[in-house]
Molecule: TPP riboswitch aptamer (THI element)
Organism: bacterium HR40
RNA sequence: GGAUCUCAACGGGGUGCCCCGUUCGGGGCUGAGAGCCGCAAGCGCGGCAACCCGUCGAACCUGAUCCGGGUCGUACCGGCGGAGGGAUUUGAGAUGCCCGAGGU
Numbered sequence: 001g002g003a004u005c006u007c008a009a010c011g012g013g014g015u016g017c018c019c020c021g022u023u024c025g026g027g028g029c030u031g032a033g034a035g036c037c038g039c040a041a042g043c044g045c046g047g048c049a050a051c052c053c054g055u056c057g058a059a060c061c062u063g064a065u066c067c068g069g070g071u072c073g074u075a076c077c078g079g080c081g082g083a084g085g086g087a088u089u090u091g092a093g094a095u096g097c098c099c100g101a102g103g104u
Base pairs, nucleotide, nucleotide: 001098002097003095004094005093006092007091008090009089010054011053012052013051016029017028018027019026020025021024035048036047037046038045039044060085061084062083066079067078068077069076
C1' cells in the first nucleotide's frame, strides 16, 4: 500500500400480494426491508425510523398493465439481459490474509 471486516458520517433506493369486514382496522404470505407520523393526496406526496445499496454498481428504476412456467395472488424459476439508466463517497479501527521497502 492492497484485500476483507466493523463503526460513524454523506449519498442512492423500495415499501408489494391475498383474505375478512369496509376507507380505516384486523388476519395471513413473501422478503434484508412491507413501520410510524403529517398532508384532502387518489396508479398519492412529504418527513422520520429500520433495512438494502454506493461504479468491482441486478440496491433500485425503465422497457412492463412484457413473454413462458408456477401460484388463489404476490413471491418464485426461466426469458427479455450484463439491454438502457442508476448513488462516481469520506473518516476511524481491526486482521493467523496478500504485495513492496528498510533494519537485525